[in-house]
RNA sequence: AAAUAUGUUUGGCAAAAUUGGUGAAAACCAAUGACGCAAAGCUAGAGGGCCUUUAAAAUGGCAGCCAGUUGCAAAA
Numbered sequence: 001a002a003a004u005a006u007g008u009u010u011g012g013c014a015a016a017a018u019u020g021g022u023g024a025a026a027a028c029c030a031a032u033g034a035c036g037c038a039a040a041g042c043u044a045g046a047g048g049g050c051c052u053u054u055a056a057a058a059u060g061g062c063a064g065c066c067a068g069u070u071g072c073a074a075a076a
Stems, first nucleotide, its partner, number of pairs: 001010003012037002017032006035064001041069003047066002049062003
């Protein structure tokens, strides 16, 4: 969100791990897989934080850490 017999049913995303690929790494992509999520939708120069690399840093990453923002529902 839809259906409904008001019991419920269907639907979204996808942690760890495995396989293949990219990358210096962090990590990302695809498949398998579901730990969880009612914003696990979007935002990573112009908020904080974390990870990697480094002599020190990011110009590399993380939105499933807080945060910002949009939408939906409920209550007043």